[in-house]
RNA sequence: AUAUAUCUUCGGGGUAGGGUGAGAUUCCCGACCGGCAGUAUAGUCUGCGAGCUGUUGUCGCAAACAGCAUGAUACGGUGUGAUUCCGUAACCGACGGUAAAGUCCGGAUGAGAGAAGAUGUGA
Numbered sequence: 001a002u003a004u005a006u007c008u009u010c011g012g013g014g015u016a017g018g019g020u021g022a023g024a025u026u027c028c029c030g031a032c033c034g035g036c037a038g039u040a041u042a043g044u045c046u047g048c049g050a051g052c053u054g055u056u057g058u059c060g061c062a063a064a065c066a067g068c069a070u071g072a073u074a075c076g077g078u079g080u081g082a083u084u085c086c087g088u089a090a091c092c093g094a095c096g097g098u099a100a101a102g103u104c105c106g107g108a109u110g111a112g113a114g115a116a117g118a119u120g121u122g123a
Stems, first nucleotide, its partner, number of pairs: 003121008017029003031103002033093002035048004043091002051068006073089005095106003
């Protein structure tokens, strides 16, 4: 350094200020935020994770399978190489609750792509 098994830890951010209103961090002006892997450094490329329903299964979980849902970027510059950097202008954001929510409350002290470490085994 590589493969593999077990275990441990970690593993998502954000409405300042103002307007209307009986009531809105939900509407309007404006503000703010950006999971994981890959790749020339990415919310918008490629892929993954998160949600819901049903069937089997179980004492109940777990788990397996099937189905549904699964957003959004252009132009210019540098460069061998960038929809990733620099400049400019845009755009997007599950479900339930509530005055209509990416940002509040809730499922969630959950789950999770994955990251780091420890120990054992094999070559």
Overview: FMN riboswitch aptamer (RFN element), 123 nucleotides, folded computationally. The sequence was found by an Rfam model in a public genome assembly.